[in-house]
Molecule: transfer RNA
Organism: Sphaerodactylus townsendi
RNA sequence: GGGGCUGUGGCUGAGUUGUAGAGCAUCUGCUUUGGAUGCAGAAGGUCCCAGGUUCAAGCCCCGGCACCUCCA
Numbered sequence: 001g002g003g004g005c006u007g008u009g010g011c012u013g014a015g016u017u018g019u020a021g022a023g024c025a026u027c028u029g030c031u032u033u034g035g036a037u038g039c040a041g042a043a044g045g046u047c048c049c050a051g052g053u054u055c056a057a058g059c060c061c062c063g064g065c066a067c068c069u070c071c072a
């Protein structure tokens, strides 16, 4: 330098254009003498950046950035 893959809460990750869900972690309450476990609830996302298509984009298209990987 070129090709491919991936980018979504703190972490992992689902989402065939139509209200962004789940697990772990965190916080609160119940349970306990206390803790762990268990149960209930809460908070946390401008979906990597910018533009386009569409009534409507996490999803489709173009450009860029970053991680990983292959070739040179």
Base pairs, nucleotide, nucleotide: 001071002070003069004068006066007065010024011023012022018055026042027041028040029039030038048064049063051061052060